Record summary
Predicted 3D model of an 86-nucleotide RNA (c-di-GMP-I riboswitch aptamer) from an uncultured Gammaproteobacteria bacterium.
């Protein structure tokens, strides 16, 4: 340093569900908890997908439309890395 996760050892992460805080939501932090991961470590670049306070539309309200807001455990991409094997 490419390629790879058969075996094997150290260890990480932590879905759903409940609590608590946060936010309009979508969802996010913690704390319990493992459903899974070899990048389930960073990044919204690209597509995806969710949500609509505000804005547009209509106006009796409701629908609907809208990303600046959210998902990295939806796929790509970029970027860092820990064992073991070629």
């Nucleotide at each position: 340093g490419a390629c790879u996760g058969a075996c094997a050892a150290a260890g990480g992460c932590a879905a759903a569900g409940c609590c608590a805080u946060c936010g309009a939501a979508a969802g996010a932090u913690g704390g319990c908890g493992a459903c899974g991961c070899a990048a389930a470590a960073c990044u919204u670049c690209c597509g995806g997908u969710c949500u609509a306070c505000g804005g547009g539309c209509a106006g009796g309200a409701a629908a609907c439309c809208u990303a600046a807001g959210a998902c990295a455990g939806c796929g790509g991409g970029g970027u860092u890395a820990c064992c073991g094997g070629u």
It was read from a public genome assembly, where an Rfam model found it. Its mean pLDDT, the model's own confidence on a scale to 100, is 87.